The RNA shown here (Bacterial RNase P class A) has 361 nucleotides and comes from a Burkholderiales bacterium. The source organism's lineage runs through Bacteria, Pseudomonadati, Pseudomonadota, Betaproteobacteria and Burkholderiales. A source record names the gene rnpB. Its mean pLDDT, the model's own confidence on a scale to 100, is 78. Its Rfam family is "Bacterial RNase P class A". Rfam's curators write: Ribonuclease P (RNase P) is a ubiquitous endoribonuclease, found in archaea, bacteria and eukarya as well as chloroplasts and mitochondria. Rfam classes the family as a ribozyme.
[in-house]
RNA sequence: GGAGCUGGCCAGGCAGCCGCUGCACCUUCGGGUGUGGAGGAAAGUCCGGGCUCCACAGAGCGGGAUGCGGGGUAACGCCCCGGCGCGUAUAACCGCCGCGCAAGCGGCGCGAAGGCGACGAACAGGGCCACAGAGACGAGUCGCACCUCGCAAGGGGUGCGGGUGAAACGCGGCAACCUCCAUCCGGAGCAACACCAAAUAGGCAAGCGUGGUCCUGCGGCAGGAUUGCAGGACCGAAGGCCGGCUCGGCCAAGCUUGCGGGUAGGUGGCUAGAGCCGUGGGGCGACUCACGGCCCAGAGGAAUGGCUGCCGGAGGGGUUCGCCCCUCGCACAGAACCCGGCUUAUCGGCCGGCUCCCCCU
Numbered sequence: 001g002g003a004g005c006u007g008g009c010c011a012g013g014c015a016g017c018c019g020c021u022g023c024a025c026c027u028u029c030g031g032g033u034g035u036g037g038a039g040g041a042a043a044g045u046c047c048g049g050g051c052u053c054c055a056c057a058g059a060g061c062g063g064g065a066u067g068c069g070g071g072g073u074a075a076c077g078c079c080c081c082g083g084c085g086c087g088u089a090u091a092a093c094c095g096c097c098g099c100g101c102a103a104g105c106g107g108c109g110c111g112a113a114g115g116c117g118a119c120g121a122a123c124a125g126g127g128c129c130a131c132a133g134a135g136a137c138g139a140g141u142c143g144c145a146c147c148u149c150g151c152a153a154g155g156g157g158u159g160c161g162g163g164u165g166a167a168a169c170g171c172g173g174c175a176a177c178c179u180c181c182a183u184c185c186g187g188a189g190c191a192a193c194a195c196c197a198a199a200u201a202g203g204c205a206a207g208c209g210u211g212g213u214c215c216u217g218c219g220g221c222a223g224g225a226u227u228g229c230a231g232g233a234c235c236g237a238a239g240g241c242c243g244g245c246u247c248g249g250c251c252a253a254g255c256u257u258g259c260g261g262g263u264a265g266g267u268g269g270c271u272a273g274a275g276c277c278g279u280g281g282g283g284c285g286a287c288u289c290a291c292g293g294c295c296c297a298g299a300g301g302a303a304u305g306g307c308u309g310c311c312g313g314a315g316g317g318g319u320u321c322g323c324c325c326c327u328c329g330c331a332c333a334g335a336a337c338c339c340g341g342c343u344u345a346u347c348g349g350c351c352g353g354c355u356c357c358c359c360c361u
Base pairs, nucleotide, nucleotide: 001357002356003355004354005353006352007351008350009349010348012311013310014309015308016307017306018305020037021036022035023034024033025032026031039332043343044342046341047340048339049338050337051189052188053187054186063185064184065183066182067181068082069081070080071079072078083119084117085116086115094109095108096107097106098105099104120180121179125178126177127174128173129172137170142161143160144159145158146157147156148155149154193268194267195266196265203259204258205257206256207255208254211235212234213233214232215231216230217229218228239251240250241249242248275294276293277292278291279290280289281288282287312330313328314327315326316325317324318323
């Protein structure tokens, strides 16, 4: 220098003005000041955890997941190291051949890092193996040789070969068909869950409350008043039971008060954590240990925005090659309890690493 791979990181920058929002402080309660304010995937919700509630003596059945060996981790279906397979992988280089005046092009061969892999078990059992073929594991075909039975024709056995086929009798292949083995797995999820707590309607308890007014008639009375009965009218929530009546009592209805559960609403959960950065130690590595430093969104009908200028970028045009002009706010995309992964989307850029080859010293 050429070629092929692979890992990590960034995700326009600066400034001004106007807003939104968490927290702290101040306040004349109107607000003001300071400070923090999306991502590498916040996405899909596919795996694994934390946390919360419910269930649960122990064991088993059923169901699900995983599946080479070892390691990492809170855990995993994730990650790391190694093995095996795909596999005779493939690029450049190189070699051979062909075409061509040449530059070069094409074909074949050689050829690493890397990539991908449901990668336990097929003498526990069942099932399946297209087409072709006698036959796909049950039976049993053609030819030859040998052994054996038979007077013979022929029969039985063993071996080799032919033909079909991906595979032909060999402890055949398939478990991504059932199955077996090993390991793991209770369920639901922050709309979890906890606390505070209206109105209305139920529930419980206590208290009040059980008619009143007018008219007519009758009873009653020495008389009057009071009172009782019957009928009617009006107000009105005004009925039932205690078995003759009254008094009285009890319970409805109604009114008042209190208590309790739930709803609306509010608060917590809510972000200091398997956290981030640096240094040093251990390990091939994933990762881990020690010390020091830091605080880095917490909304909730849901804030994280809008405008402008300069620089950068992308696209287009012009050019006297100095540069100038126009367009685009400029990849994918927007937190909702929190982590570890996987997968998917993604303009552009930066820094490494591995392998093969060529040239020079």